[in-house]
Model confidence (mean pLDDT): 86 of 100. The RNA shown here (c-di-GMP-I riboswitch aptamer) has 86 nucleotides and comes from a soil metagenome. The model forms 95% of the base pairs in the Rfam consensus.
Formats: sequence, C1' cells, structure tokens
RNA sequence: AAUUGGCACACCCACCGAAAGAUGGGGACGCAAAACGACAGGUCUACCGCGCACGACGAUCGCGCCAUGAUGGCUGCGUUACCGAA
Repeated sequence: AAUUGGCACACCCACCGAAAGAUGGGGACGCAAAACGACAGGUCUACCGCGCACGACGAUCGCGCCAUGAUGGCUGCGUUACCGAA
C1' cells in the first nucleotide's frame, strides 16, 4: 500500500450527577490502538470544607482556595490486539 472490519468528535434525545462529566440511543469530526489501565504530569469541575464580602428576622446569592471527583478522543507510561505489499 492493500484486505476484513473496528471505534465514534460536535450536536440532539433520555437518564445519573452540585458540577465537570458518565451511561444508553441517534449521528460522524476524526482515529493504526480513538482497545484496556487514573501510575506520572497537564486540564476541567468545587457539592462539602476553609477564608473574605453582604447582612444582623429570615431566605437567596457573590469572590478566592481546595480533589478524595472527572478527563484514556491532552501527553507520557504500562498491558493486550487485527491485516501483511515494499
């Protein structure tokens, strides 16, 4: 290169979650590991907690910090796998 195929971005619907986001269905931008694994880093979210502000009857709400949450289609790493021309 070729062959059999595989996965499924965004978006829409349902559903779970505080959120990020996950799951199922539809749908394809792409992917030769876009298969599996949160080990290392990065990124995202902040219920709870802490600090500040407002306030002082109560309710609602704001800003900052925080991962044990999420992201494997962010990178690295580990494990496994199909095809077979040069």